Small-subunit ribosomal RNA, central domain from an uncultured prokaryote, 351 nucleotides, folded computationally.
Its mean pLDDT, the model's own confidence on a scale to 100, is 87.
The full RNA is in RNAcentral, with records from ENA.
Rfam family: Bacterial small subunit ribosomal RNA.

Context: one part of a larger RNA
């Protein structure tokens, strides 16, 4: 470069958004950019084809012909490509109705629990803990039991294969701000799309800086203890951390181990949210439909397991990405970081 792949064998980027770029709906018209016809003019010889001839053959030499798949020119077609023009609504987005929702932020407010946090009582020896103990606590009154309260942290039922949201993820309740998707009907707008290298923004946990906070857990770190041993599993304890403000970090088995988009290919069922018809005073109940989450399957594809309209079928457009296993999610340089480290990424060598 081509090839032939990326659920699980090597490989889909953590997601968005979005710049170059590639890619691109219907119709009609002109242009002739690419494209394709037909002429011509070059395409130097050798060389290689192919037919002939000369050394005894053959290698070699020599004649003809082809052939040089290119490139300039003149003429020409108009589907496609591309370009301008004019239009069009199926693609995209507007506007309008009424519904769903743990989607974001803020503030607020609430109850049930937990406490070696504390008032005031009751009451006495044990409590707590374990396979079974021990360290712990407790006659300076523990545990239990009860009354006011303080504080922090999570938010049972409802809960569900639910539902929301590009992912990461989100759950008491109220209130404001506010994203963003479904449908219904059909208003305008008139291809404005789809996809994206560089970029850029979000991105559990854990980590890091500064300042709060700290109930409960609980790395780290003492103690008991089991064990030969026990740097652990098991109890007591307990710091850092969890919480919260701001700024960093940039990474996961960030998975559906399945990139976005768009079409088109047989059904059953179950569910969510939104309209239909049928019915009825009204619902329910059938029914059918659109857009979601599941579950069984046809064909098909698969190496097989397995998928199967949510495809891993069956096309098209475009990014990513792998090319024996270690060496190696590594050295080395760069770049970013406060670090801890992140990202891009080899070789020797040995199988």
């Nucleotide at each position: 470069c081509u090839g032939g792949g990326c659920g699980u064998a090597a490989a889909g980027g953590g997601u968005g958004c979005g710049u170059a770029g590639g890619c691109c709906g219907c119709u009609a018209u002109g242009c002739g950019u690419g494209u394709c016809g037909g002429g011509u003019g070059u395409g130097a010889a050798a060389u290689c084809u192919c037919g002939g001839g000369g050394c005894u053959c053959a290698a070699c030499c020599u004649c003809g012909a082809a052939a040089c798949u290119g490139c300039g020119c003149c003429c020409g077609a108009a589907a496609c490509u591309g370009u301008a023009u004019a239009g069009c609504u199926a693609g995209a987005g507007u506007a309008u109705c009424g519904g769903a929702g743990a989607g974001g932020u803020a503030a607020g407010c609430g109850g049930a629990a937990u406490u070696a946090c504390c008032u005031a009582g009751u009451g006495u020896a044990g409590c707590g803990g374990u396979g079974a103990a021990a360290u712990g606590c407790g006659u300076a009154g523990a545990u239990a039991u009860c009354u006011a309260g303080a504080g922090g942290a999570a938010c049972a039922c409802c809960a569900a294969a639910u539902g929301c949201g590009a992912a990461g993820g989100c759950a008491g309740c109220u209130u404001a701000c506010u994203g963003g998707a479904a449908g219904a009907a059909a208003u305008c707008u008139g291809a404005c799309g789809c996809u994206g290298a560089u970029g850029u923004a979000c991105g559990a946990a854990a980590g890091c800086g500064u300042g709060g906070g700290u109930a409960g857990c609980g790395a780290a770190a003492g103690g008991g203890a089991u064990u030969a041993g026990a740097u652990a599993c098991c109890c007591c304890u307990g710091u850092a951390g969890u919480c919260c403000a701001c700024g960093c970090c940039g990474u996961a088995a960030a998975u559906g181990u399945u990139g976005u988009a768009c079409a088109c290919u047989a059904g059953g069922u179950c569910u969510u949210g939104g309209g239909g018809g049928u019915u009825u005073c009204g619902a329910c109940c059938c029914u059918g439909u659109c857009a979601g989450a599941g579950u069984c399957c046809a064909a098909g594809c698969u190496a097989a397991c397995g998928u199967g309209a949510u495809a891993a079928g069956u096309g098209u457009a475009c990014c990513g990405c792998c090319u024996g296993a270690g060496g190696a999610c590594u050295a080395c340089a760069g770049u970013c970081g406060c670090a801890a480290g992140a990202c891009u990424a080899a070789a020797a060598c040995u199988c």